[in-house]
Molecule: RNase P RNA; transfer RNA
Organism: Marinobacter sp.
RNA sequence: CGAGCUCGCCAGACAGUCGCCGCCGGUUUUAACCGGGGGAGGAAAGUCCGGGCUCCACAGGGCAAGGUGCCAGGUAACGCCUGGGCGGCGCGAGCCGACGGAAAGUGCAACAGAAAGUAUACCGCCUAAGCGCCUUCGGGCGCCGGUAAGGGUGAAACGGUGCGGUAAGAGCGCACCGCGUGGCUGGCAACAGUCCACGGCGAUGGUAAACCCCACCUGGAGCAAGACCAAAUAGGAAUCCGUUGGCGUGGCCCGCGCUGGAUUCGGGUAGGUCGCUUGAGACCUGUGGUGACACAGGUCCUAGAUGAAUGACUGUCCCAGACAAAACCCGGCUUAUCGGCGAGCUCGUUUU
RNA sequence: GCUGGCGUAGCUCAGUUGGUAGAGCAGCUGACUUGUAAUCAGCAGGUCGGGGGUUCGAUUCCGUCCGCCAGCUCCA
Numbered sequence: 001c002g003a004g005c006u007c008g009c010c011a012g013a014c015a016g017u018c019g020c021c022g023c024c025g026g027u028u029u030u031a032a033c034c035g036g037g038g039g040a041g042g043a044a045a046g047u048c049c050g051g052g053c054u055c056c057a058c059a060g061g062g063c064a065a066g067g068u069g070c071c072a073g074g075u076a077a078c079g080c081c082u083g084g085g086c087g088g089c090g091c092g093a094g095c096c097g098a099c100g101g102a103a104a105g106u107g108c109a110a111c112a113g114a115a116a117g118u119a120u121a122c123c124g125c126c127u128a129a130g131c132g133c134c135u136u137c138g139g140g141c142g143c144c145g146g147u148a149a150g151g152g153u154g155a156a157a158c159g160g161u162g163c164g165g166u167a168a169g170a171g172c173g174c175a176c177c178g179c180g181u182g183g184c185u186g187g188c189a190a191c192a193g194u195c196c197a198c199g200g201c202g203a204u205g206g207u208a209a210a211c212c213c214c215a216c217c218u219g220g221a222g223c224a225a226g227a228c229c230a231a232a233u234a235g236g237a238a239u240c241c242g243u244u245g246g247c248g249u250g251g252c253c254c255g256c257g258c259u260g261g262a263u264u265c266g267g268g269u270a271g272g273u274c275g276c277u278u279g280a281g282a283c284c285u286g287u288g289g290u291g292a293c294a295c296a297g298g299u300c301c302u303a304g305a306u307g308a309a310u311g312a313c314u315g316u317c318c319c320a321g322a323c324a325a326a327a328c329c330c331g332g333c334u335u336a337u338c339g340g341c342g343a344g345c346u347c348g349u350u351u352u
Numbered sequence: 353g354c355u356g357g358c359g360u361a362g363c364u365c366a367g368u369u370g371g372u373a374g375a376g377c378a379g380c381u382g383a384c385u386u387g388u389a390a391u392c393a394g395c396a397g398g399u400c401g402g403g404g405g406u407u408c409g410a411u412u413c414c415g416u417c418c419g420c421c422a423g424c425u426c427c428a
Base pairs, nucleotide, nucleotide: 001348002347003346004345005344006343007342008341009340010339012317013316014315015314016313017312018311020039021038023036024035025034026033027032041323045334046333048332049331050330051329052328053222054221055220056219060254061253062252063251065218066217067216068215069214070084071083072082073081074080085099086097087096088095089094100213101212105211106210107207108206117158122151123150124147125146126145130143131142132141133140134139159177160176161175162174163173164172178201179199180198181197182196183195184193185192186191226274227273228272229271236265237264238263239262240261241260245259246258247257248256267427268426281300282299283298284297285296286295287294288293318321353424354423355422356421357420358419359418362377363376364375365374371408379395380394381393382392383391401417402416404414405413
């Protein structure tokens, strides 16, 4: 210098004018005015997971249903994160992985192919043994057979290479590699070793994002939850269920609580307060830990609307400004995104 | 804001042990008719909302994104 990898941060800047929504103080007085100060995001999004909070029993027992899935840890919890193992990609820094079980059982595999799950003989190869026929006595043909080495089909055809062996072949035998089982060693564990022993290996093919098995987890609903004040009215009608019932939320049974309930029609009010933002909060420093994170100390308060605010205009500058905007609140994941900055690292080239 | 459902031909809809997608109407061509309609015969038309994953193979199974639709206030 070029090409890349990982982590973190920012998200046009400044000034002026006019507006909008809360908060504090004051004046007047119950509605305005004046002054001060605050006012979207890294994703506020999708609502895909997990929790807090609220109500139903502070959610209890069983079944069903659903979810998660290598190991260990972190956390309020998680399907998230960290570290490790295994597998894959990359020269590398690094990146990716729904990654339990197919030697419990059941199912599935179209088409092609001989055969697709207790494997199998289409082509090819063989004719040693047995039978028959022929013979120029060398053998030939047929039957009964043998064979998974070779060809062909398929997504997939039941260890690989070599030597021996054989009629031809075959773990049939042997060597090496691979595989499995048990032990030993290391590790909390997942797992690893090329340490020891045993096994010829048709043991044990694939599929569990097919049923299923194993382990663990999950009660339901959601701020339109829920609580209170005020206002208003016809506490009315129909249908259905009935006390071994019905309801208490959205599977069923038990249990617990309450005592009529469900649906439809009709009627009324559609105003306010709380929940509502101080929180698993942010930043800095230190300590422990490989790390996620935890603990201690200090500092700070940083939107809270309810037709729903955060905008418009003007000027200057530059690198010319992307995706997009809260609605009870957090932790994640996923998706969208113009660009810029910082730190660490890898590979290549050149120079010293 | 919360919750639930749907997306297959131009339109309305089927489609399950996952095996290569159909029906009705509409369209086009031909026949029948003097002509039209109806009828009969035939034909065409599909990224199964998009793009990933599992699988030999996906409309179907899994997760993600996009679009559409529906329901949900209080009192008695």